RNA sequence: GCGACCAUAGUUUAAUGGCAGAAUAGUUGCUUCCCAAGCAACGGAUGUGGGUUCGAUUCCCGCUGGUCGCA
Repeated sequence: GCGACCAUAGUUUAAUGGCAGAAUAGUUGCUUCCCAAGCAACGGAUGUGGGUUCGAUUCCCGCUGGUCGCA
């Protein structure tokens, strides 16, 4: 330099065009003499800029970052 793939919550991940779910972590409560464990509730996310579409996490293009391959 060229090509391929990936980017969703603090972390690990689901969702293949129609209101973005879960686990874990966090906070609060219940339970307990206390802690841990358990149960319930709450808050938290689509890397960035455009395009297509009635509607985009999803499809297209650019950028940024990462992984791999070729040279």